The prediction has a mean pLDDT of 88.
Predicted 3D model of a 78-nucleotide RNA (c-di-GMP-I riboswitch aptamer) from a Nitrospinota bacterium.
[in-house]
RNA sequence: UCUACGAAAGGGUAACCCCCGGGUAACCGGGGCGCACAAAGUUACCUGCCCUGAACAAAGGGUAGAGGGACUGCCGAA
Numbered sequence: 001u002c003u004a005c006g007a008a009a010g011g012g013u014a015a016c017c018c019c020c021g022g023g024u025a026a027c028c029g030g031g032g033c034g035c036a037c038a039a040a041g042u043u044a045c046c047u048g049c050c051c052u053g054a055a056c057a058a059a060g061g062g063u064a065g066a067g068g069g070a071c072u073g074c075c076g077a078a
Stems, first nucleotide, its partner, number of pairs: 005076002012037002017032006035065001041071003045068003048063005
């Protein structure tokens, strides 16, 4: 230095809910809160789920804290 791993330390994020705002909606943003998280950092490539659309479909949108993949990453005991 790299891989695996996850004790300690320093920290980080922020579920549900509430308020305000955006959106037809799913959902998202800001403030408060704190369930949890060693990638709960980024990414919509794959699957799933949700919304719009729909006769079926196609198409579009969302979800990364649903799973997988990809990229990046703090610390360093066993």

NCBI's taxonomy places the organism under Bacteria, Pseudomonadati, Nitrospinota.